[in-house]
The RNA shown here (transfer RNA) has 73 nucleotides and comes from an Aestuariivirgaceae bacterium. Taxonomically the source falls in Aestuariivirgaceae (Bacteria, Pseudomonadota, Alphaproteobacteria, Hyphomicrobiales). Rfam family: tRNA. It is annotated as a transfer RNA.
RNA sequence: GGGCCCGUAGCUCAGUCGGUAGAGCAACUGACUUUUAAUCAGUAGGUCGAAGGUUCGAUCCCUUCCGGGCUCA
Repeated sequence: GGGCCCGUAGCUCAGUCGGUAGAGCAACUGACUUUUAAUCAGUAGGUCGAAGGUUCGAUCCCUUCCGGGCUCA
């Protein structure tokens, strides 16, 4: 330098024939318990890596860039 894949909540990941984002764990609150843990119920947490484009509408499609990985030379 060429090709391919990935980037979404604190962490691990889902979600896309375009219609306004979810799970598990973690955190917090409450119940239970002598207390902790476990268990149960609930709450909060995201400008979906960045910037443009297409569209009534983009996490999803297109372009460029940034970061990571694999591979070829």